[in-house]
RNA sequence: AGCCCCGUAGUCUAGCGGCAAGGACAGCAGGCUCUGGACCUGCAAACACCGGUUCAAAUCCGAUCGGGGCUA
Numbered sequence: 001a002g003c004c005c006c007g008u009a010g011u012c013u014a015g016c017g018g019c020a021a022g023g024a025c026a027g028c029a030g031g032c033u034c035u036g037g038a039c040c041u042g043c044a045a046a047c048a049c050c051g052g053u054u055c056a057a058a059u060c061c062g063a064u065c066g067g068g069g070c071u072a
Stems, first nucleotide, its partner, number of pairs: 001071007010025004018055001027043005048064001050062003
């Protein structure tokens, strides 16, 4: 330098163009308990970034940034 794959809450992960963006762990609050843990209920928290296509984009296209791999 070229090519390929990936980027969603603190972490891991789901998401055939129309979702209130789901789940688990962690966090916070409450319940239970003598206390803690476990268990139960609830709450907050995310689409790397910029443009494009479209009535509508996490999803499709392009550029950029970051991570991994292959070739030289």

A computed fold for a 72-nucleotide RNA from Candidatus Parvarchaeum acidiphilum ARMAN-4, annotated as transfer RNA.
Its Rfam family is "tRNA". The family's RNA type in Rfam is transfer RNA.
The same sequence occurs in records of 4 taxa.
Taxonomically the source falls in Candidatus Parvarchaeum acidiphilum (Archaea, Nanobdellati, Candidatus Parvarchaeota, Candidatus Parvarchaeum).